[in-house]
RNA sequence: AGCUCAUCCAGAGGGGCAGAGGGAACGGCCCGUUGAAGCCCCGGCAACCAUCCCGCGAUCCGCGUGUACGCGGAAUCUCCAGGCGAGACCGCCUCGUGGGGACGGUGCCAAUUCCGGCCCGUGACGAGAUACGGCACGGGGAAGAUGAGGA
Numbered sequence: 001a002g003c004u005c006a007u008c009c010a011g012a013g014g015g016g017c018a019g020a021g022g023g024a025a026c027g028g029c030c031c032g033u034u035g036a037a038g039c040c041c042c043g044g045c046a047a048c049c050a051u052c053c054c055g056c057g058a059u060c061c062g063c064g065u066g067u068a069c070g071c072g073g074a075a076u077c078u079c080c081a082g083g084c085g086a087g088a089c090c091g092c093c094u095c096g097u098g099g100g101g102a103c104g105g106u107g108c109c110a111a112u113u114c115c116g117g118c119c120c121g122u123g124a125c126g127a128g129a130u131a132c133g134g135c136a137c138g139g140g141g142a143a144g145a146u147g148a149g150g151a
Stems, first nucleotide, its partner, number of pairs: 003149006013042005021031003026116003043109003048105002051101007059074006081094005113143001118140006125133002
């Protein structure tokens, strides 16, 4: 490089060097000598990975047995994890899920991935019909970016 999965309308910039480009490509539209790309320093955002903390993952009540259960009742649309130990109390581990923290591995810090291109739908408009055209909005896709995984 290529493959799979997830996410992409939130968030977060100062300084130094440098000196004309940059926003992936194309079209548009922007940013840029009040300083672009790039490099360095410091700061920040975020929570993908790793890590830490808390809650929940069928409940409650009564009786019985002495084991890991039984019976009855209540509540419930459905679903409502697994294991180890434990005199049914409860403890621990794993997994899932929700919340929180942010030391580490990445990433990111103009504009929704800046917008669009392809497909579908809706709306009003164009002298305007179910056709055509551009426009607006919505959904999907393509492409891209980032992370994680695997060979």
The prediction has a mean pLDDT of 81. Predicted 3D model of a 151-nucleotide RNA (SAM riboswitch aptamer (S box leader)) from Streptomyces albus. Its Rfam family is "SAM riboswitch aptamer (S box leader)". Rfam describes the family as follows. The SAM riboswitch is found upstream of a number of genes which code for proteins involved in methionine or cysteine biosynthesis in Gram-positive bacteria. Rfam links the family to the GO term regulation of gene expression. The sequence is in RNAcentral, with records from Rfam and Ribocentre. Of the family's consensus pairs, 88% are formed in the model.